This is a predicted structure of a 583-nucleotide part of an RNA (large-subunit ribosomal RNA, domain V) from Derxia gummosa DSM 723. The coordinates come from a structure-prediction model, not an experiment, and the mean pLDDT is 84.
Context: one part of a larger RNA
RNA sequence: CCCGCGGCUAGACGGAAAGACCCCAUGAACCUUUACUGUAGCUUUGCAUUGGACUUUGAACCGAUCUGUGUAGGAUAGGUGGGAGGCUUUGAAGCGAGGACGCUAGUUCUCGUGGAGCCGUCCUUGAAAUACCACCCUGGUUUGUUUGAGGUUCUAACCUUGGCCCGUUAUCCGGGUCGGGGACAGUGCAUGGUAGGCAGUUUGACUGGGGCGGUCUCCUCCUAAAGGGUAACGGAGGAGUUCGAAGGUACGCUAGGCACGGUCGGACAUCGUGCUAAUAGUGCAAGGGCAUAAGCGUGCUUAACUGCGAGACCGACAAGUCGAGCAGGUACGAAAGUAGGACCUAGUGAUCCGGUGGUUCUGUAUGGAAGGGCCAUCGCUCAACGGAUAAAAGGUACUCUGGGGAUAACAGGCUGAUACCGCCCAAGAGUUCAUAUCGACGGCGGUGUUUGGCACCUCGAUGUCGGCUCAUCACAUCCUGGGGCUGUAGCCGGUCCCAAGGGUAUGGCUGUUCGCCAUUUAAAGUGGUACGUGAGCUGGGUUUAAAACGUCGUGAGACAGUUUGGUCCCUAUCUGCCGUGGG
Numbered sequence: 001c002c003c004g005c006g007g008c009u010a011g012a013c014g015g016a017a018a019g020a021c022c023c024c025a026u027g028a029a030c031c032u033u034u035a036c037u038g039u040a041g042c043u044u045u046g047c048a049u050u051g052g053a054c055u056u057u058g059a060a061c062c063g064a065u066c067u068g069u070g071u072a073g074g075a076u077a078g079g080u081g082g083g084a085g086g087c088u089u090u091g092a093a094g095c096g097a098g099g100a101c102g103c104u105a106g107u108u109c110u111c112g113u114g115g116a117g118c119c120g121u122c123c124u125u126g127a128a129a130u131a132c133c134a135c136c137c138u139g140g141u142u143u144g145u146u147u148g149a150g151g152u153u154c155u156a157a158c159c160u161u162g163g164c165c166c167g168u169u170a171u172c173c174g175g176g177u178c179g180g181g182g183a184c185a186g187u188g189c190a191u192g193g194u195a196g197g198c199a200g201u202u203u204g205a206c207u208g209g210g211g212c213g214g215u216c217u218c219c220u221c222c223u224a225a226a227g228g229g230u231a232a233c234g235g236a237g238g239a240g241u242u243c244g245a246a247g248g249u250a251c252g253c254u255a256g257g258c259a260c261g262g263u264c265g266g267a268c269a270u271c272g273u274g275c276u277a278a279u280a281g282u283g284c285a286a287g288g289g290c291a292u293a294a295g296c297g298u299g300c301u302u303a304a305c306u307g308c309g310a311g312a313c314c315g316a317c318a319a320g321u322c323g324a325g326c327a328g329g330u331a332c333g334a335a336a337g338u339a340g341g342a343c344c345u346a347g348u349g350a351u352c353c354g355g356u357g358g359u360u361c362u363g364u365a366u367g368g369a370a371g372g373g374c375c376a377u378c379g380c381u382c383a384a385c386g387g388a389u390a391a392a393a394g395g396u397a398c399u400c401u402g403g404g405g406a407u408a409a410c411a412g413g414c415u416g417a418u419a420c421c422g423c424c425c426a427a428g429a430g431u432u433c434a435u436a437u438c439g440a441c442g443g444c445g446g447u448g449u450u451u452g453g454c455a456c457c458u459c460g461a462u463g464u465c466g467g468c469u470c471a472u473c474a475c476a477u478c479c480u481g482g483g484g485c486u487g488u489a490g491c492c493g494g495u496c497c498c499a500a501g502g503g504u505a506u507g508g509c510u511g512u513u514c515g516c517c518a519u520u521u522a523a524a525g526u527g528g529u530a531c532g533u534g535a536g537c538u539g540g541g542u543u544u545a546a547a548a549c550g551u552c553g554u555g556a557g558a559c560a561g562u563u564u565g566g567u568c569c570c571u572a573u574c575u576g577c578c579g580u581g582g583g
Stems, first nucleotide, its partner, number of pairs: 001583008010575003014570002022404004027400002029396004035201005041194003045190005051154011063142004068137001078136005085119003094113008158181003162178006204216003213233001217239006240385001241283001242342002247301007256276006281290002284347001286345003305328004311322003317386001330339003353379007361372002411458001412456001413454003417451001419447006428438002465540001466538003470532001471529005478503003481498006505519005546564004550559003
């Protein structure tokens, strides 16, 4: 050096399983509910199946019968028309008894008695006699008809999962009969309610992982790198309107501050003088403007008009913005002219659907109409603001699928704020004396051991705390060795320098690392090694499915809260290491 054999598992980000954690999908499934929309079921009401009688109580109609008081007036005059007579031995006035009404004046009915009269036309009144007749009004009584509601009752529909008999050797079914219930129940159609019992679904995005929080449209400034534009969960603020004058026009005017003087009067009121010069003001943020004022007044007014619009700006589109000029009619101004809202930039919402007004449009054989179109206008915190629907919340540790190292948890990497270690300066402490020792306020490094930041390999898998076993390295050294200084007398120490050869505990508690305690030791070092080591072990903790407590939640369920329980696979091909054999 080559080839074996027996072993060990540190590595081959070893094998196995398109990661179950995490995120994503306008994925899925179950589960919940005061999510949305339905629906079974239950229930309300109406009609039908569904009939008789009696009774109570409403409504309508026909008939009968009563009823009616403002004042004036003989008096309780309902309205209108006809009308000069009407009623009466078929019993008038009056009287007695009783009933009804009543505004307490009276009106009216029945019976008895009585035995011949009573009333009208006149005087008052808007209207003249219930003297008589007819049609009505207000309110009441009553017969009848129709109809509604309630109650009672009947039997013949209907029910009987009561007895008996038969088909029939039959706890079904059918028939018969006796009984019970009964127009109810049940059923059909329609209708309102209720309805996680069941069903279909929804439950946004951005995001230095996701969740929680915040945000989502528009305006102003900075970032923005002197044209325009330009991002971030960058830094600051505003808007979701207001005003018929705060618009138009003609004419006119100039604020604010300071100083001095001046009654009450004051830092600041009104007055005067001077200086300053836009600091004032502009409906509302900011920026840009503004004295020819766009700021402040007065007069007259409605251009806060209709039809248009050359040409530009901006811009993916859709939108948005500016606009001379023409026609019509108008306001102000002597006129020239100015005026199609406001000093400008925010004050907003597409389409569909529907409403209202108008319209030389259309109008299903024709004439109309309905409907539609066109013009004008109205209805959206559609604010997740280019608006998925008219209409929508949650749980999953019982979970599933597709994907992602586009994105988190472990480890690694980068960084080194934080951490640890060191150095510089030296105020001060150290009786005196900065530097034996300690060292404020500050400054500069190193390490890659903490907590983090980033999200670069890995989600078709890099097993995660602690322990056991076995280690190996660094030195910023715990012991042992050598030294300097000392606020080192000695014994003990303090601090610094050199040094990694060797060594560097056993028990109790806890899953613990750590820590506390007990007892030893020369000492019981600090760290790295995927917080060394699970194809070496364990599996107590964390981190599935079961269950409980507390808390939260209406609930399904949830909790870096607690508690009990809970499958740890791999026969070694290569590298490596140990032992051994042959050539």